RNAcentral holds the full RNA, with entries from SILVA. Predicted 3D model of a 346-nucleotide part of an RNA (small-subunit ribosomal RNA, central domain) from a metagenome. The coordinates come from a structure-prediction model, not an experiment, and the mean pLDDT is 87.
Context: one part of a larger RNA
């Protein structure tokens, strides 16, 4: 002098809503709780500190002063915080008119493909692989045509696109519901931000009950490969994948980047509005991307969607292993989840 960090080194909660709490826009008046100033009282002694002194010095002791940063009372101040009242519109919200999208829930419908069944044509193979075999097929397969049924997923459009708080969302259509954005005025008048607990949502897998089951396919069986092959490859195939209701509550739940607000260089693409228009260019608001400065950063990089400059609130980190384990508590039908050590060791 500085006053730790959390993209990748340990560290942002999976996401939202919201209670307490914390923080909170402009103006005026009042008040004086916080705050500041003065005065008085008290703040035992010893100790500490300073000066002087006494034991030959010192330790030790004595005297005096200071200090005791506090508390109480009282008199004032009124900038800031608080409180009360009034007021404003720049934050926030509402109304109106438009507009956008794979946003959600429930219902209906569609075609292609696949599989199965029936009929017809038709004959010896089909299938599969690096090569094969298991498998299917003269009880007529495979192939082709017609018909019927079933379940699941929605080719092209399709994108560096769009929507959603996140998880996530894609055939068409109807109903209901939510959201964003834009424009113009009007209205409310700080109603705001964050958010410990709490509540809700939360991919896949898994669990319970009842359905459904075309394709795919853990487990399992067989065939190969191999020294072996509990695998990779092949033939089958059960749970599951699908639906309804209920549970689970976790993911590299990732932008590995919490939310909100303000400010800060330039170029460029794109989505949705507005304005203008015959069209185009240009402008502006909101979003999604790319590139590059200053700055930041250990660097990679980031760079108005910050990891820059500031503010408020929450969450989390503190060497590796032991260990996200044990124990306890709690949730769950279970699987397990949440919370979460220590000994010991390097």
């Nucleotide at each position: 002098u500085u006053g730790g960090g959390u993209u990748u080194a340990a560290a942002g909660g999976g996401u939202g809503c919201g209670u307490a709490g914390g923080c909170u826009g402009g103006a005026a008046u009042a008040u004086a709780a916080g705050u500041c100033a003065g005065u008085g009282g008290u703040g035992a002694a010893a100790u500490c500190u300073a000066a002087c002194g006494g034991c030959u010095c010192a330790a030790c002791c004595g005297u005096u002063a200071a200090a005791c940063u506090g508390c109480c009372a009282u008199u004032g101040a009124a900038a800031c915080u608080g409180u009360a009242u009034u007021u404003c519109u720049a934050g926030a919200g509402u109304u109106u008119a438009g507009u956008u999208g794979a946003a959600g829930u429930a219902g209906g419908c569609g075609g292609a493909a696949u599989g199965u069944a029936g009929c017809a044509u038709g004959u010896a193979g089909c299938g599969g692989u690096g090569a094969a075999a298991u498998g299917c097929a003269u009880a007529g397969a495979g192939a082709u045509g017609c018909u019927a049924c079933a379940g699941a997923a929605c080719u092209c459009c399709g994108a560096u696109u769009g929507c959603g708080a996140a998880g996530g969302c894609a055939g068409c259509u109807u109903a209901c519901u939510a959201a964003g954005c834009u424009a113009u005025a009007a209205c409310u008048g700080a109603c705001g931000c964050u958010g410990a607990g709490g509540c809700a949502c939360g991919a896949a897998a898994g669990c319970g009950u009842g359905g459904g089951u075309a394709g795919c396919g853990a487990a399992c069986a067989g065939g190969a490969u191999u020294a072996g092959a509990u695998a990779c490859c092949c033939u089958g195939g059960u749970a599951g994948u699908c639906c309804a209701c209920g549970c689970c509550g976790u993911a590299a739940a990732c932008g590995a980047u919490g939310a909100u607000c303000a400010c800060u260089c330039g170029c460029u693409g794109u989505u949705g509005g507005c304005g203008a228009u015959a069209c185009a260019c240009u402008g502006u608001c909101a979003g999604c991307g790319g590139c590059c400065g200053a700055g930041c950063g250990a660097a990679a990089g980031u760079a108005u969607u910050a990891a820059g400059u500031g503010a408020u609130c929450c969450a989390c980190c503190u060497g590796g292993g032991g260990a996200g384990u044990a124990c306890g508590a709690u949730c769950g039908c279970a699987a397990g989840g949440u919370u979460g050590a220590a000994a010991c060791u390097c």